[in-house]
RNA sequence: CGGAGUGUAGCGCAGUCUGGUAGCGCACCACGCUGGGGGUGUGGUGGUCGUGGGUUCAAAUCCCGCCACUCCGA
Numbered sequence: 001c002g003g004a005g006u007g008u009a010g011c012g013c014a015g016u017c018u019g020g021u022a023g024c025g026c027a028c029c030a031c032g033c034u035g036g037g038g039g040u041g042u043g044g045u046g047g048u049c050g051u052g053g054g055u056u057c058a059a060a061u062c063c064c065g066c067c068a069c070u071c072c073g074a
Base pairs, nucleotide, nucleotide: 001073002072003071004070005069006068007067010026011025012024013023020057028044029043030042031041032040033039050066051065052064053063054062
């Protein structure tokens, strides 16, 4: 320098193909069961969807630029 992939909650991921309420597990908080811990049950908090634009009534999703990381090639 060229090509490909990944980026979504504290962590691990789904959702993208086919635009229409942003979700799951763990973790965290509160409460119940327990003498306590652990365990378990119920409820709950937490998101500029890497970033800047564009298209659209509507964008995590489509289009363009950029950034970070990983892989391949030179």
A computed fold for a 74-nucleotide RNA from a Holosporales bacterium, annotated as transfer RNA.
The sequence was found in a public genome assembly.
Model confidence (mean pLDDT): 82 of 100.